Model confidence (mean pLDDT): 77 of 100. This is a predicted structure of a 169-nucleotide RNA (glmS glucosamine-6-phosphate activated ribozyme aptamer) from Aquibacillus saliphilus. NCBI's taxonomy places the organism under Bacteria, Bacillati, Bacillota, Bacilli, Aquibacillus. It was read from a public genome assembly, where an Rfam model found it. It matches the Rfam family "glmS glucosamine-6-phosphate activated ribozyme aptamer". The family's RNA type in Rfam is riboswitch. Gene Ontology terms of the family: catalytic activity and regulation of gene expression.
[in-house]
RNA sequence: AUAGAAUUAUAAGCGCCAGGACUAUUCCUAUCGUAAUGGAAUAGUAGACGAGGUGGAGGAUUAUCGAGCACGUUCGGCGGAUACCUCCCGGUUGUACACAUCUCGACCGAAAGUUUUUAUUUGAAAACAGAGAGGCGACUCUUUGUACAAGAAUAAAAUCAAGGUGAUG
Numbered sequence: 001a002u003a004g005a006a007u008u009a010u011a012a013g014c015g016c017c018a019g020g021a022c023u024a025u026u027c028c029u030a031u032c033g034u035a036a037u038g039g040a041a042u043a044g045u046a047g048a049c050g051a052g053g054u055g056g057a058g059g060a061u062u063a064u065c066g067a068g069c070a071c072g073u074u075c076g077g078c079g080g081a082u083a084c085c086u087c088c089c090g091g092u093u094g095u096a097c098a099c100a101u102c103u104c105g106a107c108c109g110a111a112a113g114u115u116u117u118u119a120u121u122u123g124a125a126a127a128c129a130g131a132g133a134g135g136c137g138a139c140u141c142u143u144u145g146u147a148c149a150a151g152a153a154u155a156a157a158a159u160c161a162a163g164g165u166g167a168u169g
Stems, first nucleotide, its partner, number of pairs: 014079004019075001021045008049066003055088005089109006097169001099166005113160001115158008128145007
């Protein structure tokens, strides 16, 4: 140094890097010289900005939302992940109203049937403009100021959406 084993800690725009990009050093490349351009080797740098999100088991892989850059890298690749599908558990909703229960449809996992409208409230970081520190450099870390989303919550209104049994009002 590499590999294996064990233990501990730690995350979900999370972790990692072999393509490509960029930086540095050395070397090579034109007819003499020259090293522009290009190439090689070694060592490095970056490689997702927040919001949101876990009933149990299994499955499967390009797992939600917007912001930014600029159409060049938040590219490309690997792994993972609370998204998704199926079943199960427990619930919500649908009958003129209330109650119980069976089946069916659509939903929910502290919320809850489909499609909307209006009002109010709430709603980020990067970015941008600076300051300080580290590095030859690409870049990195800390920090100040100032914004802007998707969405979410509450209230009201509209729309479409089922059958049976029971006893009681």